Small-subunit ribosomal RNA, 5' domain from Aestuariibacter sp., 523 nucleotides, folded computationally. The RNAcentral record of the full RNA draws on ENA and SILVA. Lineage of the source: Bacteria > Pseudomonadati > Pseudomonadota > Gammaproteobacteria > Aestuariibacter. The prediction has a mean pLDDT of 87.
Context: one part of a larger RNA
RNA sequence: GAUUGAACGCUGGCGGCAGGCCUAACACAUGCAAGUCGAACGGUAACAGGAAGUGCUUGCACUUCGCUGACGAGUGGCGGACGGGUGAGUAAUACUUAGGGAUCUGUCCUUGGGAGGGGGAUAACCAUUGGAAACGAUGGCUAAUACCGCAUAACGUCUACGGACCAAAGGGGGCUUUUAGCUCCCACCCGAGGAGGAACCUAAGCGAGAUUAGCUAGUUGGUGAGGUAAGAGCUCACCAAGGCGACGAUCUCUAGCUGUUCUGAGAGGAAGAUCAGCCACACUGGGACUGAGACACGGCCCAGACUCCUACGGGAGGCAGCAGUGGGGAAUAUUGCACAAUGGGGGAAACCCUGAUGCAGCCAUGCCGCGUGUGUGAAGAAGGCCUUCGGGUUGUAAAGCACUUUCAGUCGUGAGGAAAGGUUGAUGGUUAAUACCCAUCAGCUGUGACGUUAGCGACAGAAGAAGCACCGGCUAACUCCGUGCCAGCAGCCGCGGUAAUACGGAGGGUGCGAGCGUUAAUC
Numbered sequence: 001g002a003u004u005g006a007a008c009g010c011u012g013g014c015g016g017c018a019g020g021c022c023u024a025a026c027a028c029a030u031g032c033a034a035g036u037c038g039a040a041c042g043g044u045a046a047c048a049g050g051a052a053g054u055g056c057u058u059g060c061a062c063u064u065c066g067c068u069g070a071c072g073a074g075u076g077g078c079g080g081a082c083g084g085g086u087g088a089g090u091a092a093u094a095c096u097u098a099g100g101g102a103u104c105u106g107u108c109c110u111u112g113g114g115a116g117g118g119g120g121a122u123a124a125c126c127a128u129u130g131g132a133a134a135c136g137a138u139g140g141c142u143a144a145u146a147c148c149g150c151a152u153a154a155c156g157u158c159u160a161c162g163g164a165c166c167a168a169a170g171g172g173g174g175c176u177u178u179u180a181g182c183u184c185c186c187a188c189c190c191g192a193g194g195a196g197g198a199a200c201c202u203a204a205g206c207g208a209g210a211u212u213a214g215c216u217a218g219u220u221g222g223u224g225a226g227g228u229a230a231g232a233g234c235u236c237a238c239c240a241a242g243g244c245g246a247c248g249a250u251c252u253c254u255a256g257c258u259g260u261u262c263u264g265a266g267a268g269g270a271a272g273a274u275c276a277g278c279c280a281c282a283c284u285g286g287g288a289c290u291g292a293g294a295c296a297c298g299g300c301c302c303a304g305a306c307u308c309c310u311a312c313g314g315g316a317g318g319c320a321g322c323a324g325u326g327g328g329g330a331a332u333a334u335u336g337c338a339c340a341a342u343g344g345g346g347g348a349a350a351c352c353c354u355g356a357u358g359c360a361g362c363c364a365u366g367c368c369g370c371g372u373g374u375g376u377g378a379a380g381a382a383g384g385c386c387u388u389c390g391g392g393u394u395g396u397a398a399a400g401c402a403c404u405u406u407c408a409g410u411c412g413u414g415a416g417g418a419a420a421g422g423u424u425g426a427u428g429g430u431u432a433a434u435a436c437c438c439a440u441c442a443g444c445u446g447u448g449a450c451g452u453u454a455g456c457g458a459c460a461g462a463a464g465a466a467g468c469a470c471c472g473g474c475u476a477a478c479u480c481c482g483u484g485c486c487a488g489c490a491g492c493c494g495c496g497g498u499a500a501u502a503c504g505g506a507g508g509g510u511g512c513g514a515g516c517g518u519u520a521a522u523c
Stems, first nucleotide, its partner, number of pairs: 001523004006519005013370006019363002021328001026326003030323003035078003040075002043071002047069003050065007085281003095205006103198003108194007116150001118148002125140006156165003170186007207253003214244003219241008256278004260271004283304005306317004334360001336359003342356001343354004373403004383394004407464001409459005417450001421445009467512005472493003478507005488495002
């Protein structure tokens, strides 16, 4: 000098863009953060409509009916493995780069086939009943795209090459001659290929310490078996005695890695906040289940610590999600608004959910921009300070005169972020069909949290807006007073013991400026 996720002191007008627990991976009150589908199912707790009935004050009340819009709880499907957080662990099962072959893959795309015929249950519900609660138990009824056989079976799997084995589900719209048929959309099953995703292996690179020199028995290799989606001591039985190491094994300490960031002419050095990729973790330790995918942050089981409820028998919980609280600390924000946009989940869709996200609030934390007026004005006013008492300086500075109105203020106007969706019509596709459905186009309609938006216009008046550090040398900037090795200053050299440009105050000056200094840290 440059830089910072900074802090502290003094000061503080506006805007844009960014950033904001670096410490206790400490403990957490409260609310929200993952739901959705009635076009899978039996149904109807609530709301609304309709129908029927009863009462009657004649337009209200009550009852019944799932008939309709819808829908609590339940069965079922998809999603809760994404998104969001944190960096404790991990010096290599990580990461980065370059390769490899022995693999799996829900949804999506392309493509070849298939979707026949049956069965038994079970929640909800009803009844009885246990418990303080959490939650159950027993008996009975019922549905499915839930579950289970049978049939079919290849370009699938296995094979001793003879053969053997394996699946499925329907729902909705339209039409018709309505026990049925045709057609469209979505869904279902078995294959093949793709895309994207995931798993595994190899090499090199990626901290410190030798005041750590030897380490290793599933250890190293083989045979056989098991196991996995898949190769492999991954696991096991037997056999052999190997394997690693001064090119640093083992041990100890420290640490998430990278793209990048800071600095530097570069080489290099330092760092790994925000943003992006990967990894690991989710109170601590262990375990599996489900599933295409987890050994699963807001799932399950066990153990432990802690907190809470309890009728003492037993139960409940996990903010390293967003806010917020206590604590720790030099130090780090609102218990905000909205799904309008982008993206995600579910759904045929309308739509619902979304503390992702978009925005707003707080903070000079940083960067950038703007303003705090402009011109004129010498009697060089008054006052202050200095003085050799002549004057000098503050200083065109002020006042005065003439202007302007950025920003802030008040009033008004007002884009863009909106694409979609709905409805009507046309054209094309599909079809037996001018239904339905799909695609495209056109008309109409129509959705904004931000928002008192950005921008623009009008009004008023210089009106509301300057500080901080320094002035001995390094280093730009000097005098007076006070103090008297005291009080104090100080980055280094060093100042202060009676004229201190070095302490404290004043006047003046220098530097930067909504900041300026100090401290810490890196180059």

About this RNA
Rfam family: Bacterial small subunit ribosomal RNA. Gene Ontology terms of the family: ribosome and structural constituent of ribosome.